[in-house]
Context: one part of a larger RNA
Molecule: small-subunit ribosomal RNA, 5' domain
Organism: Saccharomonospora viridis
RNA sequence: GGACGAACGCUGGCGGCGUGCUUAACACAUGCAAGUCGAACGCUGAAGCCGUCUUCGGGCGGUGGAUGAGUGGCGAACGGGUGAGUAACACGUGGGUAAUCUGCCCUGUACUCUGGGAUAAGCCUGGGAAACUGGGUCUAAUACCGGAUAGGACACGCUACCGCAUGGUGGUGUGUGGAAAGCUUCGGCGGUACAGGAUGAGCCCGCGGCCUAUCAGCUAGUUGGUGGGGUGAUGGCCUACCAAGGCGACGACGGGUAGCCGGCCUGAGAGGGUGACCGGCCACACUGGGACUGAGACACGGCCCAGACUCCUACGGGAGGCAGCAGUGGGGAAUAUUGCACAAUGGGCGGAAGCCUGAUGCAGCGACGCCGCGUGGGGGAUGACGGCCUUCGGGUUGUAAACCCCUUUCGCCCGGGACGAAGCGAGAGUGACGGUACCGGGAGAAGAAGCACCGGCCAACUACGUGCCAGCAGCCGCGGUAAUACGUAGGGUGCAAGCGUUGUCC
Numbered sequence: 001g002g003a004c005g006a007a008c009g010c011u012g013g014c015g016g017c018g019u020g021c022u023u024a025a026c027a028c029a030u031g032c033a034a035g036u037c038g039a040a041c042g043c044u045g046a047a048g049c050c051g052u053c054u055u056c057g058g059g060c061g062g063u064g065g066a067u068g069a070g071u072g073g074c075g076a077a078c079g080g081g082u083g084a085g086u087a088a089c090a091c092g093u094g095g096g097u098a099a100u101c102u103g104c105c106c107u108g109u110a111c112u113c114u115g116g117g118a119u120a121a122g123c124c125u126g127g128g129a130a131a132c133u134g135g136g137u138c139u140a141a142u143a144c145c146g147g148a149u150a151g152g153a154c155a156c157g158c159u160a161c162c163g164c165a166u167g168g169u170g171g172u173g174u175g176u177g178g179a180a181a182g183c184u185u186c187g188g189c190g191g192u193a194c195a196g197g198a199u200g201a202g203c204c205c206g207c208g209g210c211c212u213a214u215c216a217g218c219u220a221g222u223u224g225g226u227g228g229g230g231u232g233a234u235g236g237c238c239u240a241c242c243a244a245g246g247c248g249a250c251g252a253c254g255g256g257u258a259g260c261c262g263g264c265c266u267g268a269g270a271g272g273g274u275g276a277c278c279g280g281c282c283a284c285a286c287u288g289g290g291a292c293u294g295a296g297a298c299a300c301g302g303c304c305c306a307g308a309c310u311c312c313u314a315c316g317g318g319a320g321g322c323a324g325c326a327g328u329g330g331g332g333a334a335u336a337u338u339g340c341a342c343a344a345u346g347g348g349c350g351g352a353a354g355c356c357u358g359a360u361g362c363a364g365c366g367a368c369g370c371c372g373c374g375u376g377g378g379g380g381a382u383g384a385c386g387g388c389c390u391u392c393g394g395g396u397u398g399u400a401a402a403c404c405c406c407u408u409u410c411g412c413c414c415g416g417g418a419c420g421a422a423g424c425g426a427g428a429g430u431g432a433c434g435g436u437a438c439c440g441g442g443a444g445a446a447g448a449a450g451c452a453c454c455g456g457c458c459a460a461c462u463a464c465g466u467g468c469c470a471g472c473a474g475c476c477g478c479g480g481u482a483a484u485a486c487g488u489a490g491g492g493u494g495c496a497a498g499c500g501u502u503g504u505c506c
Stems, first nucleotide, its partner, number of pairs: 001506004006502005013373006019366002021331001026329003030326003035074003040071002043068001048063006081284003091208007100201002105197008113147004122137006153176010182189002210256003217247003222244008259281004263274004286307005309320004337363001339362003345359001346357004376406004386397004410447001412442005420433001423430002450495005455476003461490005471478002
């Protein structure tokens, strides 16, 4: 000098764009953050409309389908948060998978035949303070289970071609056990099998990136093999047996620290530092462990067990997990609103309308940062008054003010007023931001300057007060009676809605 997610002191006019718990991965009141589908299914059936009766209250029948819970499907594994753990194939980069999987989507081929028994809701009836739960009975399905069909799967035999070591891709015969679902407004939407694609993911390998030797030896599933198990899949991943190996000064093992990267800061570069915001990957979700469901989880707002903590209780037993968005307490030098909207973008469900979406779009707060703008412009000397200094002549503040002429950015008042919607909807209509941006008009210099420094480094000097006191200080050093170094004032210098200080990095 540059930089910052900064803080502190003094000060503070406006706007745009960014950005804001770095500390206690401390504890959390309250609300919201994941639902949706009636074009899968059985119930429930409101308003309205039609008919009829009426004691004018309404009743009954039909239509209609709002609403509610339930069965079922898809989603809930995305999106959002955090950085605790992790020195590791976690990450980066380059490869391998002939050792693999992949819902929804796309392409192609073929199929979608025929039966059955339940069950929730409902009704009846129990237990419990509650959370919830038991029994009986009835019922539907794209829920569940059979049968048929099968160019696919598996096993064995024969065989062709190919390769990259294990091997891969086909043909053929026999055997084995395997599919499907319907709905509809008749337009469609679906279902099953196989092959291919796309996307996503799993696993493996080479290389690369912290400190410590005041850690020098480490290792029993340890290293390899065989058989078996397990997985979508290789593998000591697991197990039995056999062998005795494997790693290490090119730093094993141990200890400390730490999420990694694209990047960011600095620097001419080499390098050094760093990993906040944004993007990619990983890990975690009160602490520890476990599996279930599923294409995908060992699952933040799912389940089970244990633990700590908090809450409810009729003492028998139950409920909870903000490292989602706001918000609260606490910690701290320190970090925001319990806001608006799904209008846009994106996501889930749905044929669609649409519903949901604290993702997102916006608004609010903070000079926290960057950028832009303003606080006026021109003229004006008897160089006024006042202040300060003075050698008492004057000097300086200073064209500065007053005064004259002018302008009106920003702010203020009045009027007009968007783009974002090429979307959605049959149409009517539909914008959170927002009466915002922007445009026109109006008044009036009117509402808007501070902070640090002035001994040298380093740009800027005098007076008074103080008297090694009070104090200053980054280093050198100032202060003990004339202090340009302390305090105040006048003046000056530098930056400027900021200026200084502190901390950290180069």